[in-house]
RNA sequence: GCCUCAUUAGUUUAAUGGUAAAACAGCGGCUUUGUAACCCGCUGAUAGGGGUUCGAUUCCCUUAUGAGGCU
Numbered sequence: 001g002c003c004u005c006a007u008u009a010g011u012u013u014a015a016u017g018g019u020a021a022a023a024c025a026g027c028g029g030c031u032u033u034g035u036a037a038c039c040c041g042c043u044g045a046u047a048g049g050g051g052u053u054c055g056a057u058u059c060c061c062u063u064a065u066g067a068g069g070c071u
Base pairs, nucleotide, nucleotide: 001070002069003068004067005066006065007064010024011023012022013021018054026042027041028040029039047063048062049061050060051059
């Protein structure tokens, strides 16, 4: 220098172009003499920018970061 892959919640993972899901974590409640555990509920995310489309996590381009490969 070139090619490929990945980037979604605090963390780990889902999601056939049509309301972004779950577990753990956090917060509140229930329970307990009290704490933990169990149970109920709540909050929280699509790496940045642009394009296609009625509609984009999904398709295309570009940038950034990380991983791998070729020279």
Transfer RNA from an Alphaproteobacteria bacterium, 71 nucleotides, folded computationally. Rfam family: tRNA. Rfam links the family to the GO term triplet codon-amino acid adaptor activity. By type it is a transfer RNA. From the family's description: Transfer RNA (tRNA) molecules are approximately 80 nucleotides in length. The prediction has a mean pLDDT of 82. NCBI's taxonomy places the organism under Bacteria, Pseudomonadati, Pseudomonadota, Alphaproteobacteria.